[in-house]
RNA sequence: AGAGUUUGAUCAUGGCUCAGGAUGAACGCUGGCGGCGUGCCUAACACAUGCAAGUCGAACGGUCCGCAAGGACAGUGGCGCACGGGUGAGGAACACGUAGCUGACCUGCCUCAGAGAGCGGGAUAACGCCCGAAAGGGGUGCUAAUACCGCGUAAGCUCACGGGUUUUAGAGACCUGGGAGAAAAGGCCUACGGGUCGCUCUGAGAGGGGGCUGCGGCGCAUCAGGUAGUUGGUGGGGUAACGGCCUACCAAGCCAACGACGCGUCGGGGGUCUGAGAGGAUGAUCCCCCACACUGGGACUGAGACACGGCCCAGACUCCUACGGGAGGCAGCAGUGAGGGAUAUUGCACAAUGGGGGAAACCCUGAUGCAGCGACGCCGCGUGGGCGAUGAAGGUCUUCGGAUCGUAAAGCCCUUUUCUGUGUGACGAGCAAGGACGGUAGCACAGGAAUAAGUCUCGGCUAACUACGUGCCAGCAGCCGCGGUAAAACGUAGGAGGCAAGCGUUAUCCGGAGUUACUGGGCGUAAAGCGCAAGUAGGCGGUUUAACAAGUUGGUUGUGAAAGCGCCCGGCUAAACUGGGCGAGGCCGACCAAGACUGUUAGGCUAGAGAGUGAUAGAGGGGCGCAGAAUUCGGGGUGUAGCGGUGAAAUGUGUAGAGAUCCCGAGGAAUACCAGUGGGGAAGCCGGCGCCCUGGGUCAUAUCUGACGCUGAGAUGCGAAAGCGUGGGGAGCGAACGGGAUUAGAGACCCCGGUAGUCCACGCCGUAAACGAUGCUUACUAGGUGUCCACCUCUCGCAAGGGAGGGGGGUGCCGAAGCCAACGCGAUAAGUAAGCCGCCUGGGGAGUACGGUCGCAAGGCUAAAACUCAAAGGAAUUGACGGGGGCCCGCACAAGCAGCGGAGCGUGUGGUUUAAUUCGAGGCUACACGAAGAACCUUACCUGGGUUUUGACAUCACGGUGGUAGGGAACCGAAAGGGGACCGACCUUCGGGAGCCGUGACAGGUGCUGCAUGGCUGUCGUCAGCUCGUGUCGUGAGAUGUUCGGUUAAGUCCGAAAACGAGCGCAACCCUCGGUCGUAGUUACAAGUGUCUACGACGACUGCCCGGGAGAACCGGGAGGAAGGUGGGGAUGACGUCAAGUCAGCAUGGCCUUUAUAUCCAGGGCUACACACACGCUACAAUGGUCGGUACAGUGGGCAGCGAGGCCGCGAGGCGGAGCCAAUCCAGAAAGCCGAUCGUAGUUCGGAUUGCAGGCUGCAACCCGCCUGCAUGAAGCCGGAGUUGCUAGUAACCGCAGGUCGGCCAUACUGCGGUGAAUACGUUCCCGGGCCUUGUACACACCGCCCGUCACGUCAUGGGAGCUGGUCACGCCUGAAGCCGUUGAGCGAACCGCAAGGGAGCAGACGUCGAAGGCAGGGCUGGUGACUGGGACGAAGUCGUAACAAGGUAGCUGUAGCGGAAGCUGCGGCUGGAUCACCUCCUUA
Repeated sequence: AGAGUUUGAUCAUGGCUCAGGAUGAACGCUGGCGGCGUGCCUAACACAUGCAAGUCGAACGGUCCGCAAGGACAGUGGCGCACGGGUGAGGAACACGUAGCUGACCUGCCUCAGAGAGCGGGAUAACGCCCGAAAGGGGUGCUAAUACCGCGUAAGCUCACGGGUUUUAGAGACCUGGGAGAAAAGGCCUACGGGUCGCUCUGAGAGGGGGCUGCGGCGCAUCAGGUAGUUGGUGGGGUAACGGCCUACCAAGCCAACGACGCGUCGGGGGUCUGAGAGGAUGAUCCCCCACACUGGGACUGAGACACGGCCCAGACUCCUACGGGAGGCAGCAGUGAGGGAUAUUGCACAAUGGGGGAAACCCUGAUGCAGCGACGCCGCGUGGGCGAUGAAGGUCUUCGGAUCGUAAAGCCCUUUUCUGUGUGACGAGCAAGGACGGUAGCACAGGAAUAAGUCUCGGCUAACUACGUGCCAGCAGCCGCGGUAAAACGUAGGAGGCAAGCGUUAUCCGGAGUUACUGGGCGUAAAGCGCAAGUAGGCGGUUUAACAAGUUGGUUGUGAAAGCGCCCGGCUAAACUGGGCGAGGCCGACCAAGACUGUUAGGCUAGAGAGUGAUAGAGGGGCGCAGAAUUCGGGGUGUAGCGGUGAAAUGUGUAGAGAUCCCGAGGAAUACCAGUGGGGAAGCCGGCGCCCUGGGUCAUAUCUGACGCUGAGAUGCGAAAGCGUGGGGAGCGAACGGGAUUAGAGACCCCGGUAGUCCACGCCGUAAACGAUGCUUACUAGGUGUCCACCUCUCGCAAGGGAGGGGGGUGCCGAAGCCAACGCGAUAAGUAAGCCGCCUGGGGAGUACGGUCGCAAGGCUAAAACUCAAAGGAAUUGACGGGGGCCCGCACAAGCAGCGGAGCGUGUGGUUUAAUUCGAGGCUACACGAAGAACCUUACCUGGGUUUUGACAUCACGGUGGUAGGGAACCGAAAGGGGACCGACCUUCGGGAGCCGUGACAGGUGCUGCAUGGCUGUCGUCAGCUCGUGUCGUGAGAUGUUCGGUUAAGUCCGAAAACGAGCGCAACCCUCGGUCGUAGUUACAAGUGUCUACGACGACUGCCCGGGAGAACCGGGAGGAAGGUGGGGAUGACGUCAAGUCAGCAUGGCCUUUAUAUCCAGGGCUACACACACGCUACAAUGGUCGGUACAGUGGGCAGCGAGGCCGCGAGGCGGAGCCAAUCCAGAAAGCCGAUCGUAGUUCGGAUUGCAGGCUGCAACCCGCCUGCAUGAAGCCGGAGUUGCUAGUAACCGCAGGUCGGCCAUACUGCGGUGAAUACGUUCCCGGGCCUUGUACACACCGCCCGUCACGUCAUGGGAGCUGGUCACGCCUGAAGCCGUUGAGCGAACCGCAAGGGAGCAGACGUCGAAGGCAGGGCUGGUGACUGGGACGAAGUCGUAACAAGGUAGCUGUAGCGGAAGCUGCGGCUGGAUCACCUCCUUA
C1' cells in the first nucleotide's frame, strides 16, 4: 500500500466482498510447563446454608466464675454502622466532564488558638412477676451513669434595635452602644506534685459536603408548537442555605426552527479499540462521580441518610405457625436453581496494606492478602543437539527410467531446560517472638532422550499439487464461483504451505471505505438543479477615515486527580508485569499586549445598485370591437348515378335526387401568405386588424440618492395539457362507444360514424422529457463568422435609402487555452475564482405503505421498512444483427432449355416389424452417403447349437519334448474340432537353436467416449479477404494502415491520404486442350511419309492504332493473329467458423471386459413392408416405335487375363483355340443416314408383374444372383402446391469404357467421345456474399434480448370486522404510613407554685398533601386476525409480443378513458427517433 467482482474487451461511476488490528468472548479439533492478568455481557430472575459490623468493663448498675488478683457476660450509655463492598434498573438531567461562583451555606472524629467545667434535681433498663406456640409484649417494685433536667457564670457567640469605617454588580467585612439568650462529665493512673483520656463555649485550619452558572457530549421533524405554579412580582412559610421550594394575592407572561414539547435509546468521565491523522466505535477489569438496594411511598435518629446486611406503611412473592399470629429481602463473599452459546471454590489468613472500636492489650473486617478452577488473554520456555546415503524399509506418484516423504529414520556421539527422585530452602517482618501463601520460589545432587504437536489451508484474491473415489449426486462456498466420467474448488490419501500449545470457525467494532468527503466527493448524459418568480429569517458583502478590541494573533499564568499513553532510568535472569522522573493531554479560565484582516459604532466617497431626462424594438399581459379565406349545416337553382373511402375493400351515403356546380343564409373555431435556429416574456407560454388600460427591456446622457447590494430555509404568487364544479356555446376535430375491415385472435394500427372534451365566464387542480435533462449573482480568460435591436463616426445620395468602421444589448454556429470517464463544453462555459440556495449516496421493493397536510374528486406534497439481488447504470470500442441507408458481385432473380414433384421399377433413408433386421451419416454441408460389388465369406447383428481358454495373432521367462515339427487314411461330427494307421523334416561352432507341449507374464475387443485427441474431410468459398512490424492518434478497449476518388474477376491497379512497409490469401509460376516449328518413328499406311504418337521449343504482352479517362490505373472499338484482354479446363482452398463429421479406415489418452463384450463354426439376418421422403432409370409416344440396309469415335482394360475366325444352339451360351504382356490382338459404337411399316389407339406406345423352359458363375443361387427364349401384358396419355440444373462445344440427346468383381441386383459412380441448341432487357424483388455508413437494451451475438396477466410453491409486508398486551398522563371515588397544621375534654416525674393549679410535652381526634387501589374515557406503541392488496424469489407451465433495429403503428412522457395481459386511444409536451428531401448557419483553398 491494495485486491476480486458489471463487459466480448475498455474507461469512468457504483455497490458488494477479501487481506489487517481488536475482544470480559463462545463453538470445533488438540493440549507439556511457568509468570502476570482476567472470568454472568443473559433474568435489577428467585434464593437453601455459612460468613460479610462491630467495639468499649479505663462511662454505669448488675449477674456469673474465681480464695484473691482478675476474667466473662446481657442491659443502660458512647463511638461506629452515611466508610468499605455490590450492581447499572432508572435517569437525556447541572446526572457527568470542564471552567467558575457561593456577598446564599453545613461540617462528627483530627490539628492550632482562646475561655471554661460552679451548684442542684428527678427518672429508667438490667433484675424480680405475668401473658404468648413463637416473634414479642404487659403492668408493678427497686437502682446507676460520661443517660436526662434546672439554676449560676459568658471572653467570645447568636438575635432584635442604634451609630461609624470600608467594599461590591449585589445581600459583605470590621469597629462600637445598651438589651435579650445559650455551656459543661467525668474515667483511669499516681512517687498525691500531677499525668493522661475525655467534656463545654468560641475562633481558625485541613479534609469532606450542599447549592448556582457558562460551555461540551444522542436518534427521530412521519414529534411543531409547548406551558396554569406555568413566567414574573408582593406578603408569608420552609431550609444549613438561594430559589415557585411551598402558599395567598396581583400581573400575563415564559420556552421554541440556534429544534421547545413529545417519543425512543442510554449510567457519565478518565480511558479502551481502531485509524497516517481528522474521525469512528466503545465505556468489562483499575480510578473519579452519579443512581439504586424485592416494587412503590414515607419519615425518624444523626455532624452526615430519607439509610444494601435500620424503622413504618402499601404491594407482589417465599417461609414458619399451636391458625390466634409472625418472619424474610445475596445488585456483599462463596454457593443453588433458572435463563443462556457462555463465565470459577459453599477454600486459607488477618502475616502484610487499609478500616471500625478501645488508653492499651486486643477484638472485628468474604475490604484485602493468598490459594483453587478455566489456554479466556498477554508474555516466556520446552517437546532435543551434532554427525549420519546402500538416499534402507514402507507410503505416494510415475513417461516404469525414476521422483518424493528424506538426514527424515535407523545407527554413533552429546546435552538435561522440562520431568522424576533426594537434600537444602528464602525475601516479604522496621523490634525479641510471630508468615495465610509455603516446605512454595530458588539452589544442589542423581537418573534418563527420556514425559510433551497439533490445527487450518493448498482454483483466483492468497503462500502451498498430485493420485484415487464421486458424476449438477454427495457436497463446498468470504466474493467471483466449483460438481452433469479425466474435478489442483466435493471426499480420502500422499506431498506442500501457514501458524504453533495452540489452530480454525462464528459474533461484534474500527480499518481498508476519499462509500457522508472538516481534513477529503459530487449533481448536462452515471444517483443528484426546486417548473418559474418576487421576497422574510439567515449567510455573504464596494471604497475611505477614526474609535473600540468581540473574533484573531502573541506573551505570562491557573487548571487539565491518579492510573493509562510517549520518552528516559530502574526492579523481578529477560519479557509480560512493575517502581521513579520528564513529557503530551489541541478542552476551559485569568491577566497583559498587538491592531493587519473580520466585526461594532461614528463620519465621508461613487466605480455596485437605484432614480431622472431623451430615444427605441417587440406574437409581453388584460379588455372591447372589426375583417376576410376555409369547413359544416340550412334554403333555392342546374343536373344524373353514383359518391366516399382503402394496400385492396366494406360499413356509410345517394333516384324521397347524393356527389359536382351556382346563389343566399346561419353558426362556431382558428387566423394561410408575411414567417426567419426572427422577436417578446421569469417560467408556463405568446401570431389577422384597430382602439383603451398595463408590465418589463435596450441605448444615449452622467442631473440626483449614496452600498440602499447578492443569495434566499420557511411562507407567498404565477404555472402547458388533461381533469373537476356551475352556467353558456358547439362548426371542425375527437378519448369512450357503435359499425366495417385486417388477423390465428385484433379489446389495436386502417376506414365510416360519434359522446364527453376541445371554445367562453367564474372557481378549483398544481402536475409534465415543466429540458439547455445545465439554480441565481459577480469578475476574469484567443479568435472567426451569421442574425435581431437601437446608438456613434465616416461616406454615397436632393430625399427615401444604402455602404464601411466602432462601442453596447440579445440570439446561433465553428473553434484556442482550459475542463471532461468519454461524448462533448468552450465569453450564452460543462474554463478560472467568489457568495448563497436546492439536491445525491448501489439496484429492486418505491416515489410505494403508514402517518401528516392540501384537494369536491381525480389525486398532489412529504416519505420509510421488512425482504431480495451482485449487480443496476454512463460513455465509448470491436463485432453481429435490422421488415436502416448507399455501392457491388454470384445461374441469385429475370430471359430461356431440359427436368424433379404424378406412374412403374431400381437404390438410399425414416418409420414399423423382427431372435436379428449390425453400425455410422441428420437443413444447406445426411438420405445411388461410408458400400470402387452383403448368396457363404465379407459381417461388426441374431439363434444356438456347438468349440477353445495363454487362446485365431505378437513378445518374454521358466520347465519339458526326438520318430520332434509338419502332413495325414479309417472312424465320430452340421462344421469347427476330435482321432490317429502311416509318411516324415531344417540350421548348428555339437553346447544348442528353431518348432512343439505345459506354466506364468500377457494377448484380444468393429465394447464406450469424435464433448479427452492426432490425422483426414465437409462447409461458408476460389468468397476477397485475414493479419503483422515500426510510426502516429486515443487514459483505454482500439483506431490508422485496410478509409476516400476511380478501376478490376480480385485488398487488381492508379491517385489521394499519418502513415511507411511486410506476411498469408488474389494473380503468376504447374498440368491439360487449341496454332506453329523441331527431334524421334513402335504402330498405321504400299515405299516413304508424318494424319498420328512421344518429347522439346515458339506463341499473347493491352505489345500496336483510334476514342474515353485525371498526361493515371483502366475502359470501349479496331488491326494483325490459330488464339485477345485471367483464351477453355484442371490442380491449388488465407485467418477462421460450425465442441460440423469420423474412436467402424488408421493411430491414440482414459474407462469397461477377460472360460467372455475374446475366438472358431453352422444356419439365419443386413434383401422384412400398411406407409413417408430423397437420388435415379424407363416411359406416357409419330422430332416416335418396329424391321431391313448403311456411316463415323475417344478414353480405358487385359496372362489363373482379354479371347478373333470357324462349328453347334432361335438365344443366353457351348465347343474350340488364332492373336495379344498390347498405338499391333480382343473391338461390333449409338444417336445419325437410306428404305419399309404402324396412324393417335392405353396402341406394333409402355414395359411392370407372373408362368414355363433354358444358360452362366460359384462348394452352394430356397430365403437372396445375372442372362436367354416363349407366353403374360399392369400403372402411365406429360404430372398440384412447390422445386432442381445449366450462359457454349455448355444444356439436352446418344452410346462406349473402366474400377470394384468368381458372379451380380450398376438404372450408381468415375471417365470418354458423337450430335449439338435457346436466352440474358436488366438488378426492383427472393437467396447467398463483399465494402462503407447508421441504430442497438444483442455478444451463446435476431434461432438474440425481453414485457405483463394467469397457474403453482416459498418468504416478508400493507389494509382489515375485531381480539389481546404494554406504556403515558388526565377526570372522579376511596385513601395507608408519615411530616406539617388544628384540636387536645384523656395522660402528664424534673420547671413555676405552699397548695389548688399552670406550663412544656404525649396519646387520641380532625384537616391538607399523599403511595396504592377502584371507575370511566382517551393518547402512543406492540402481538394476533377470517378475508384482502400489491411485492420479492423460484432449470425447463399457460396466453400473447409491448420494448431494444424505422422492433415491423418511432419511442418516451403528464393526464383522461378503455381493455385477459403486455397495452391501446385522445389532448399537450420531449428527442433520450431511423430514413429521405428541403431551408438556414458553420467548416474546408
Molecule: small-subunit ribosomal RNA
Organism: uncultured bacterium